[in-house]
The prediction has a mean pLDDT of 76. Predicted 3D model of a 357-nucleotide RNA (Bacterial RNase P class A) from a Methylococcaceae bacterium. Lineage of the source: Bacteria > Pseudomonadati > Pseudomonadota > Gammaproteobacteria > Methylococcaceae.
């Protein structure tokens, strides 16, 4: 040089003017509540997205346990939590650097396995090899031999089917064959060593002990109680409703009449609450530096900042100068995390290939 892999920032700048919004402080106005101007000063993102997990926070249910429903799933750590990370193990892809993985259970049951193929799971034989037994031809003196057909057995090496075939491969061994013997590897059993464990290692023992499929049922282990900032909470208008007291008893109605009942005037009180205001709401599992522990993810301790809070809902325009000429894209209760999008820039580690020296 050239092709990769992994971690980590950044996400045009900089100056003028005009508006928008928050807060603070003066000055008017006003009993207050607050309103108006002036000044200072804050004012989007690494994803604020997607609502897919977890957690605080608020209301509602809740003595405890269980069923059902639903989630996670190799081990051990971190955290408030958790499907997130960290750090390890085991498979698998890469020449590597590195990257992937729903990774418990298939001798608890049940279920499925199209087609093809004997046979898809109590094992079984289509062709093939071998024996024996009968017929027929050959050949032979003869005893026997070979051939073909037919009929009983053996066997699973070989071919054939399929995704997937009852361990594999080799030697022995036989009539052919066959864990039938043996060796190596696979597997499975108990125990011993490392190891917190997942797991690995060597030896022994077993002739092998029943495919495959759980993102099918199912079992095993652990976790989960509902709704969400429109949750919630405070205050509170009216020619609006509701209860009670005082006080007036004229009027209506009860088919005529008395007494009772009911509606009605006007003051006052008292709760609910509608319109609307107010909170919630941004100091917080917060952020920067520093020290200690710890592989690390994280965590302790000291310091030192305060960094949007809007409700029709702001972060905006215009201009001048500048470079590599600007990508995905906007907050609405507040955190951790995952995924998903993103022009171009710089950094660090590493890997492989080529060439010079």
């Nucleotide at each position: 040089a050239g092709a990769g892999u992994c971690g980590g920032c950044u996400g045009g700048g900089c100056a003028g003017u005009c508006g928008c919004u928050g807060u603070u402080u003066u000055a008017u106005c006003g009993c207050g509540a607050g309103a108006u101007a002036a000044a200072a000063u804050g004012g989007a993102g690494g994803a604020a997205a997607g609502u897919c997990c977890g957690g605080g926070c608020u209301c509602c249910a809740u003595u405890g346990g269980g069923c059902a429903g639903g989630g996670u799933g190799c081990c051990a750590g971190g955290u408030a939590a958790c499907g997130c990370c960290u750090g390890g193990g085991a498979g698998g892809u890469g020449u590597g650097a590195a990257c992937c993985u729903a990774c418990g259970g298939a001798a608890a049951g049940u279920g499925c396995c199209a087609c093809a193929g004997a046979a898809a799971a109590u094992a079984u034989a289509c062709c093939g090899c071998c024996c024996c037994a009968g017929c027929a031809c050959u050949u032979g003196u003869a005893a026997a031999a070979g051939u073909g057909c037919u009929g009983g057995g053996g066997u699973a090496a070989g071919g054939g089917u399929g995704a997937a075939a009852a361990g594999g491969u080799g030697c022995g061994g036989u009539a052919a064959g066959a864990g039938c013997g043996c060796a190596c590897c696979g597997c499975g059993c108990a125990a011993c060593u490392g190891g917190u464990a997942a797991c690995a290692g060597g030896g022994g023992c077993g002739g092998c002990a029943c495919g495959g499929u759980a993102a099918a049922c199912c079992c095993c282990a652990c976790c989960c109680g509902g709704a969400g900032c429109a949750a919630g909470a405070u205050c509170a208008a009216a020619u609006a409703g509701a209860g009670g007291a005082a006080u007036a008893u004229a009027g209506c109605g009860u088919g005529g009449u008395c007494c009772g009942c009911g509606c009605g005037g006007u003051u006052c009180c008292u709760g609910g609450g509608u319109a609307g205001a107010u909170u919630g709401c941004u100091u917080g599992a917060g952020c920067u530096g520093c020290a200690a522990g710890g592989c690390g993810a994280c965590u302790u301790g000291c310091a030192g900042c305060c960094u949007a809070g809007a409700u029709g809902a702001a972060u905006g325009g215009c201009u001048g100068c500048u470079c590599u000429c600007g990508a995905c894209a906007g907050a609405a209760c507040c955190c951790g995390g995952c995924u998903u999008a993103u022009a171009g820039g710089c950094c660090g580690a590493c890997u492989u290939u080529u060439u010079c020296u």
About this RNA:
The sequence was found by an Rfam model in a public genome assembly.